[in-house]
RNA sequence: CUUAUCCAGAAAGACGGAGGGAACGGACCCGACGAUGUCUUGGCAACCAACCCGUUUCGGGAAAUGGUGCCAAUUUCCUCCCGCCAGCUAGCGGGACAGAUAAG
Numbered sequence: 001c002u003u004a005u006c007c008a009g010a011a012a013g014a015c016g017g018a019g020g021g022a023a024c025g026g027a028c029c030c031g032a033c034g035a036u037g038u039c040u041u042g043g044c045a046a047c048c049a050a051c052c053c054g055u056u057u058c059g060g061g062a063a064a065u066g067g068u069g070c071c072a073a074u075u076u077c078c079u080c081c082c083g084c085c086a087g088c089u090a091g092c093g094g095g096a097c098a099g100a101u102a103a104g
Base pairs, nucleotide, nucleotide: 001104002103003102004101005100006099011041012040013039014038015037019030020029021028025078026077027076042071043070044069047067048066049065051061052060053059054058075098080095081094082093083092084091
C1' cells in the first nucleotide's frame, strides 16, 4: 500500500503501585475493594496454513493441530459528509477520515 472484518464471544492467579480507556477536545466509564501494564495458566474466536468436498488462481464444509489475534463498555460514544423524520442541537440509517486485526 491492497483486500476482508470490526453491535457476537471469552478471566483467574502472581508482580507492580497511579492513573487509565490509541490520538486533540467533550461525554461517559474503569481505578487504592489495586485499574492500565507485564508474566503464568485458562478460555474465546475461526483470519491464514494443514484436512474434506466440488464445477479447483475459486467456492463450500468440518475441526481446533500449527501461525496470529482477542478475553470491561459497539473500535465505549460524539466530531466531517449525505439521507430519513413536518422540522431540529435529539434519534435512526449510510458513507468518509482515523484506528485495530488478519492475509498478501
The RNA shown here (SAM riboswitch aptamer (S box leader)) has 104 nucleotides and comes from uncultured Spirosoma sp.
Its mean pLDDT, the model's own confidence on a scale to 100, is 82.
The RNAcentral record of the sequence draws on MGnify.